[in-house]
Two RNAs folded together computationally: RNase P RNA and transfer RNA, 417 nucleotides in total.

RNA sequence: GGAGCCGGCCGAGCGGUCGCCGGAGGUCACUUCGGAGGAAAGUCCGGGCUCCAUUGGGCAAGGUGCCAGGUAACGCCUGGGGGGCGUGAGCCCACGGAAAGUGCCACAGAAAAUAUACCGCCGGGGUAUCCCGGUAAGGGUGAAAAGGUGCGGUAAGAGCGCACCGCGCAGGUGGUAACACGCUGCGGCACGGCAAACCCCACCUGGAGCAAGACCGAAUAGGGGAGCGCUCGAGUCGGCCCAGACGAGCUCCCGGGUAGGUCGCUGGAGGUGCGCGGCGACGCGCAUCCUAGAUGAAUGACUGCUCUCGACAGAACCCGGCUUACAGGCCGGCUCCCGCC
RNA sequence: GCCCCGGUAGCUCAGGGGAUAGAGCGUCCGCCUCCUAAGCGGAAGGUCUCAGGUUCGAAUCCUGAUCGGGGCACCA
Numbered sequence: 001g002g003a004g005c006c007g008g009c010c011g012a013g014c015g016g017u018c019g020c021c022g023g024a025g026g027u028c029a030c031u032u033c034g035g036a037g038g039a040a041a042g043u044c045c046g047g048g049c050u051c052c053a054u055u056g057g058g059c060a061a062g063g064u065g066c067c068a069g070g071u072a073a074c075g076c077c078u079g080g081g082g083g084g085c086g087u088g089a090g091c092c093c094a095c096g097g098a099a100a101g102u103g104c105c106a107c108a109g110a111a112a113a114u115a116u117a118c119c120g121c122c123g124g125g126g127u128a129u130c131c132c133g134g135u136a137a138g139g140g141u142g143a144a145a146a147g148g149u150g151c152g153g154u155a156a157g158a159g160c161g162c163a164c165c166g167c168g169c170a171g172g173u174g175g176u177a178a179c180a181c182g183c184u185g186c187g188g189c190a191c192g193g194c195a196a197a198c199c200c201c202a203c204c205u206g207g208a209g210c211a212a213g214a215c216c217g218a219a220u221a222g223g224g225g226a227g228c229g230c231u232c233g234a235g236u237c238g239g240c241c242c243a244g245a246c247g248a249g250c251u252c253c254c255g256g257g258u259a260g261g262u263c264g265c266u267g268g269a270g271g272u273g274c275g276c277g278g279c280g281a282c283g284c285g286c287a288u289c290c291u292a293g294a295u296g297a298a299u300g301a302c303u304g305c306u307c308u309c310g311a312c313a314g315a316a317c318c319c320g321g322c323u324u325a326c327a328g329g330c331c332g333g334c335u336c337c338c339g340c341c
Numbered sequence: 342g343c344c345c346c347g348g349u350a351g352c353u354c355a356g357g358g359g360a361u362a363g364a365g366c367g368u369c370c371g372c373c374u375c376c377u378a379a380g381c382g383g384a385a386g387g388u389c390u391c392a393g394g395u396u397c398g399a400a401u402c403c404u405g406a407u408c409g410g411g412g413c414a415c416c417a
Base pairs, nucleotide, nucleotide: 001337002336003335004334005333006332007331008330009329010328012306013305014304015303016302017301018300020035021034022033023032024031025030037312041323042322044321045320046319047318048317049209050208051207052206055243056242057241058240059239061205062204063203064202065201066080067079068078069077070076081095082093083092084091085090096200097199101198102197103194104193105192118139119138120135121134122133123132124131125130147165148164149163150162151161152160166189167187168186169185170184171183172181173180174179213263214262215261216260223254224253225252226251227250228249235246236245256416257415258414270289271288272287273286274285275284276283277282307310342413343412344411345410346409347408348407351366352365353364354363359397368384369383370382371381372380390406391405392404393403394402
């Protein structure tokens, strides 16, 4: 100098005038303070909160899926193991089980998993097309073909025998564990792939959602119909069953009325700084800060100066994640290549 | 705001791992008719919403995105 990898951050700045929403003060004139995001988004997970009167058991359903830890919890995060990619920094992985069972593997091919033989090779018969037998090394088919290489062996061959590699089982060592081992022994090998096919194993999960829910106020016809039930029991944890308890109403359709106010509503698993523990996610302690709360729903309009001319996008109960969108810019760490000293 | 469902030909829909993706209506061409309709024969027309992944193979299974549709107030 070039190419790249990882982590973090910013995402126009400073004013003037007039508005909008909220808090506080007020002599009701007004004054003063605060006012979108890293994703407020998608609503994909997890939790808080609230209601469903209260439980126990079984089945079903759904989810997660290497190990350990973190956390309120998670499908998230951290660290580690295994596999794959890259020269490397690093990146990616739905990564339990196919020697429990069932199922599927189109076409091609002899054969798609209880095996089997098209060409070939070898032996025998036959003048020959061919017939009988052996074989699975070679060819061929396919996405995928029953361990690989070499030597021996044989009519030709073959784990048929042996060596090495691979595989499986048992033990040993290290590690909390996943797992690793050029540590030992045994087994000729014990039969392909698919579980984002059913399934098996382990673990987890009650349902609904702030239009939850509580209170005040107003209005109307507490009207009509259908079904179930009233001790032979509907319904009550929202898929079903059983047990126990409560229990006289419950469900649907048509019709009627009101669409007002208050609370929930924002101070919280909160932010920042320092110290300590931990590789880390994170935890503990101290100090300090207060940072939107609307309900037709606020954050805007005009304008001055400056610059690198400004992306994606707008809170609606709250929080932790994931995912997706994003003009441009800044900082830190690291890798590879080239050149020079 | 919250909760569900769907996207396949111009329209309405089938198909839920092995296809060259079908059906009805519609469009076009031909036959029939004096002409039209009906009828008969034939043809065209598809990014299976998009992007990744699983699989030998995806419209179909999984994940994400996007577009569209539906429902949810209180009182008696």
Rfam match: Bacterial RNase P class A. It is annotated as a ribozyme. The coordinates come from a structure-prediction model, not an experiment, and the mean pLDDT is 82.